[in-house]
Molecule: small-subunit ribosomal RNA
Organism: uncultured bacterium
RNA sequence: AACGAACGCUGGCGGCGUGCCUCAUACAUGCAAGUCGAGCGAGAAUCUCAAGCCCCGGCUUGCCGGGAUUUGAGAGGAAAGCGGCGAACGGGUGAGUAACACGUGGGCAACCUGCCCAGAAGUUCGGGAUAAGCCCUCGAAAGGGGGUCUAAUACCGGAUAACAUCCCGGGGGGGCCUCUUCCUGGGAUCAAAGGUGGCGUAAGCCAUCACUUCUGGAGGGGCCCGCGGCCUAUUAGCUUGUUGGUGAGGUAACGGCUCACCAAGGCGACGAUGGGUAGCCGGCCUGAGAGGGUGUCCGGCCACACUGGGACUGAGAUACGGCCCAGACUCCUACGGGAGGCAGCAGUAGGGAAUAUUGCGCAAUGGCCUAACGGCUGACGCAGCGACGCCGCGUGGGCGAUGAAGCUUCUUGGAGUGUAAAGCCCUGUCAGGAGGGAAGAACGUUCCGCUUAUGGCGGAAUUGACGGUACCUCCAGAGGAAGCCCCGGCUAACUCCGUGCCAGCAGCCGCGGUAAUACGGAGGGGGCGAGCGUUGUUCGGAAUCACUGGGCGUAAAGGGUGCGCAGGCGGAUCGGCCAGUCGAAUGUGAAACCUCCGGGCUCAACCCGGAGCCUGCAUCCGAAACUGCCGAUCUUGAGUACGGGGGAGGGAAGUGGAAUCUCAGGUGUAGCGGUGAAAUGCAUAGAUAUCUGAGAGAACACCGGUGGCGAAGGCGGCUUCCUGACCCGAUACUGACGCUCAGGCACGAAGGCUAGGGGAGCAAACAGGAUUAGAUACCCUGGUAGUCCUAGCGGUAAACGAUGGGCACUAGGUGUUGGAGGUAUCGACCCCUUCAGUGCCGUAGCUAACGUAUUAAGUGCCCCGCCUGGGGAGUACGACCGCAAGGUUGAAACUCAAAGGAAUUGACGGGGGCCCGCACAAGCAGUGGAGCAUGUGGUUUAAUUCGACGCUACGCGAAGAACCUUACCUGGGCUUGACAUCUGCCGGAAAUCCCGAGAAACCGGGACCCUCCUUCGGGAGUCGGUAGACAGGUGCUGCAUGGCUGUCGUCAGCUCGUGCCGUGAGGUGCUGGGUUAAGUCCCGCAACGAGCGCAACCCCUGCCCUUAGUUACCAUCCCUCCAGAUUUUCGAAUCCGGAGGGGGCACUCUAGGGGGACUGCCGGUGAUAAGCCGGAGGAAGGUGGGGAUGACGUCAAGUCCUCAUGGCCCUUACGUCCAGGGCUACACACGUGCUACAAUGGUCGGUACAGAGGGUCGCAAUACCGCGAGGUGGAGCCAAUCCCUAAAACCGGCCUCAGUUCAGAUUGGAGUCUGCAACUCGACUCCAUGAAGGCGGAAUUGCUAGUAAUCGCGAAUCAGCAGGUCGCGGUGAAUACGUUCCCGGGCCUUGUACACACCGCCCGUCAAGCCAUAGAAGUCGGUGGUACCCGAAGUCGUUGGUCUAACCCGCAAGGGAGGACGACGCCGAAGGUAAAACCGGUGACUGGGGCU
Repeated sequence: AACGAACGCUGGCGGCGUGCCUCAUACAUGCAAGUCGAGCGAGAAUCUCAAGCCCCGGCUUGCCGGGAUUUGAGAGGAAAGCGGCGAACGGGUGAGUAACACGUGGGCAACCUGCCCAGAAGUUCGGGAUAAGCCCUCGAAAGGGGGUCUAAUACCGGAUAACAUCCCGGGGGGGCCUCUUCCUGGGAUCAAAGGUGGCGUAAGCCAUCACUUCUGGAGGGGCCCGCGGCCUAUUAGCUUGUUGGUGAGGUAACGGCUCACCAAGGCGACGAUGGGUAGCCGGCCUGAGAGGGUGUCCGGCCACACUGGGACUGAGAUACGGCCCAGACUCCUACGGGAGGCAGCAGUAGGGAAUAUUGCGCAAUGGCCUAACGGCUGACGCAGCGACGCCGCGUGGGCGAUGAAGCUUCUUGGAGUGUAAAGCCCUGUCAGGAGGGAAGAACGUUCCGCUUAUGGCGGAAUUGACGGUACCUCCAGAGGAAGCCCCGGCUAACUCCGUGCCAGCAGCCGCGGUAAUACGGAGGGGGCGAGCGUUGUUCGGAAUCACUGGGCGUAAAGGGUGCGCAGGCGGAUCGGCCAGUCGAAUGUGAAACCUCCGGGCUCAACCCGGAGCCUGCAUCCGAAACUGCCGAUCUUGAGUACGGGGGAGGGAAGUGGAAUCUCAGGUGUAGCGGUGAAAUGCAUAGAUAUCUGAGAGAACACCGGUGGCGAAGGCGGCUUCCUGACCCGAUACUGACGCUCAGGCACGAAGGCUAGGGGAGCAAACAGGAUUAGAUACCCUGGUAGUCCUAGCGGUAAACGAUGGGCACUAGGUGUUGGAGGUAUCGACCCCUUCAGUGCCGUAGCUAACGUAUUAAGUGCCCCGCCUGGGGAGUACGACCGCAAGGUUGAAACUCAAAGGAAUUGACGGGGGCCCGCACAAGCAGUGGAGCAUGUGGUUUAAUUCGACGCUACGCGAAGAACCUUACCUGGGCUUGACAUCUGCCGGAAAUCCCGAGAAACCGGGACCCUCCUUCGGGAGUCGGUAGACAGGUGCUGCAUGGCUGUCGUCAGCUCGUGCCGUGAGGUGCUGGGUUAAGUCCCGCAACGAGCGCAACCCCUGCCCUUAGUUACCAUCCCUCCAGAUUUUCGAAUCCGGAGGGGGCACUCUAGGGGGACUGCCGGUGAUAAGCCGGAGGAAGGUGGGGAUGACGUCAAGUCCUCAUGGCCCUUACGUCCAGGGCUACACACGUGCUACAAUGGUCGGUACAGAGGGUCGCAAUACCGCGAGGUGGAGCCAAUCCCUAAAACCGGCCUCAGUUCAGAUUGGAGUCUGCAACUCGACUCCAUGAAGGCGGAAUUGCUAGUAAUCGCGAAUCAGCAGGUCGCGGUGAAUACGUUCCCGGGCCUUGUACACACCGCCCGUCAAGCCAUAGAAGUCGGUGGUACCCGAAGUCGUUGGUCUAACCCGCAAGGGAGGACGACGCCGAAGGUAAAACCGGUGACUGGGGCU
């Protein structure tokens, strides 16, 4: 796009079409084929006339009228009959049919043809019957039987007759073998029917219709042939009237059509035979076309008429509405017998998803009959039903708001529906009402007129189913008339709510698991519109069967290889032919359809006319290039001869050495062997090892090589014999002899099979030993088939270059094998050219890419094989082959939405390379064992609130749970609320205090009783009460989020712009060579640059300088005081130390600024670079040490309980207040710590030395009290001023290896402090108690230097509580060979079937459900044949029986000819019997397969 459609929702009108696709199922009822009286007999009803009789009425009494009836005559014509024509057309259906059935083009010299037309001739004389009718009779009926009468255009005989038919002749022409045609002579044979009308006395004549013979035509039919159009080879052979001949029969006619005889043919891979399916065509649908699909309506042909068989009649049938027979079915019956055939039109039942009225009319068109009028006609013309299709029309038009309501949405401002509605102004299609109202009608007939006449002309009358329809006019009034599907992408159209992997959607991909544009509803939108969707089917898209127009290295696909018949294709030149090819003409290609033009219905659909088209076939004429054929020639393709050459080419026979094993002997002794390590095994009966000898079988080291040979498989010691192929060289010869190859034939690794040998080594099966969770394996010890030979079978493979063969053409470079030539030379040593082979690299081209590339996967030609999504499946069935194993050929059901190729980026690997990190190693100290602390799990509980869960949860949120905190539990309260904002009303300050009850919250009562402004009404502020908006939620979702954080990881990476490469994903840059802590830097490079990271800039610390100098500092100077020493003139002096005050800023220090370090210098190394190594100087050296700083991203990592926040949820509670309890539980398990187990220790006494912090709700000194915690008390200090304030260490004493003078848990008692309060549940002190624990299994952690270890100090939190955390200093090590391994990471590379990315993917059995399928003892059904039996109807044949009008003989009787019946025979449908075949259904059970 289409449809003979159906289904769902919806539905106003009209026109034109169309309508049982299924059960060729069965049919009630009516109708669908009759007609002719001008062929014939007979003749009912009825009418007329006449006569008779009867009745009635009038009455002129025998006349009129009426009625009934009888007879006769005439008209009339029903039903039935004889006869003629028609019934073979028209109408239906598609069962059968794969066929000369159909289409197309031809042929008949092999034919027929009623009615019709033209022409020729004729229509004569007779005869005998019969139906109807009447009588009798059988039967229920349907139907008969007998007798008797009668007619014809029924039947028969005779006559006549040919240009008709046949036979015998003669002559001419034509052709296609049999032949045909024309002229002509003779012989034989065959006809007929009348009717009506007119004229006429009649005889007869005329007209017309009919009849007979012949010739021709038109139209119709029969037969034959070429070509064309389905599937299946898992159907390969078929055929006996079969193929042909002769003769005969038969037919309208040819013919094996039939028969007898003879011959043995005929068909078939160009698909016979069989099976399946099917009416064929013009056309129709689709498509650019070529094609593909289809055959409904209309038209042509065929076939069929309940199923099967058969003939009759006839011009024509083997006959839809005829006959006979058989069968099935239905109906009637008196049971004896009968009747029937809608696939005609309607209609019914049934089937089905589904398909109409038991309508009107012969008015038109057509048909049959008729002289005609006319009759008949379910053909046909119309109407009815169905949106089934196509076409047309309408359901209104214009104006109308910054835009009503409703609905939807919302950020609450708005937006959308939307000029849509309302409203105003109009119009009048369709439907409705009223009125008017066709065309289709021409004939024919009758009458009249004209005309010589007619079926010539003119006039009048008459004829319409549709139908009072189409159409026209008027009336009224927007009034009666819109739905369906869709809105995730494809594909045009988006939001809200509901739902929550449910319900559902879905054409494909796929949606739905709490924010669904995908489900359902709504609003809005899109599409089409009296329809819209869905389903089904066909074509298209699909170049996805590829003729036009595809492929086969890796995606499906090259046969394992060769030889080769058929077939296909084929070199050069000349000539001929004209089959193919091309052109012209003619015929045909029906009409309809299609296209164009024109016309008719108002348009269109539809209809009419014309033209084109019908791409085809045939005939004939022509052309001769190409193909073909014929003839001739040629040498370049192919081959032969000659001379050389290389080779694991094949077959056979012989022969050699090494090795292995075995046997014999010698030497010799305890092991050997084997493995990752072992064991089994062998060995004291002497192994292994070693020597000598012998034997056996198999295979041939080195040479040996992307070397050689072969068609492939394959071929390897040496020699001989036989033998195939190939290469090179130069000449000669043949003259296209060629290429390919379906079938066919041959060869064909390994394994396997049969028979017979052989058997050393190796080695399936098997045994044992190991390994392992197991180990029917890998490893080891053994070991049989087999491996070997001979003869055969088998016929497969990753039989691979995953690449069929041949020929030609299309850049090169470089090896190598065989040959030839050239140059040069001592020499082919090298070098150059060329032919044949075999490799590598590579241009163009090709390719999806990878790749390929003169050895093509390039460009062409020829031939063969093969492919068409994955699985099922190389399976099943069948067939063929095989001894078997099995092979070859080779499906379907069902199932999936993929399977697959190449390449890309990642990730991963018990892949590789390079490198790093306390990663390992080397060390030190620990953890894991104990007790305790703390966190977690678990358990418990009214509650033990919640979160965090590998690393990256677990002394984590907690930098501090007795109440509070607190989120949990129990109980008691409150409800605008503990808290915020606003509004209305009322009242007052709020607080605070007192009393009562109570556990408190809270409740009740009391005291207290407002500020400012004011126009005195009130207002503002604030508080309380009340009401309402709202508050509140540590309720849920960290998988809706922001923010913050952890982690990989302070790892060195992550990206971008432009350019370049690639079809693309993407790559390059960033890879490479070096180097670094580093993508750090250097060099190179189709890249050049840039950004985020690295580094640096910042802070602390180490050195120096400078500035400043109090509260820090005190070297020098001065003063005062104190203690000591020395001297002493006893006044004091000096010295040292301390304190204080001056003074000073040198030092320390403090805290501001600056300097310093940059691979700067030297040497070496490196590439002259970057850098590295060493050195100098320096406080510090290669980032000096430490910190802060965390790229793109990953983990849906963590947090809704910090905060913020979307959505959801609660609202006298999931909010809020209070008391008490809980978070502190305790059989257990784990993490993190503390203290220890002791002598490097403990304890007692003594003596030192920090840093960084903190301090007024605070730190607190001296002093006093207390054993102590602490208390009393309070100087000083808002701090470089005062205070908190060191321990290990050092000196000395004791302890002496012990559960201890170790260790300190636990428990008892007594206290201190904080606090409203230490019971649950604080810390500390003293006395007493004194547990486990003696260095910790598997496993595991930290640390590389001021580090580990060890020692104490401080701070935050905090009323109090520190073994935790964060800081601070004191003392102060050991070790690092190194990068194999474990873990983590970086870069490059490789493989990948992974991409949720190895915690991936995925295989098979088993278990369960479902589905289809194969086999199967059987069983049921169907199909077509074969053989035989029986044999209806009927044709044909025979006939001796019976009967018999016409004609013949005969006076007659009778006979004959002919006919009918019967009988017999051949054939013969259905039926029966038998054995097979094929197809299908079903089947216990069995087998595998698919899905879940």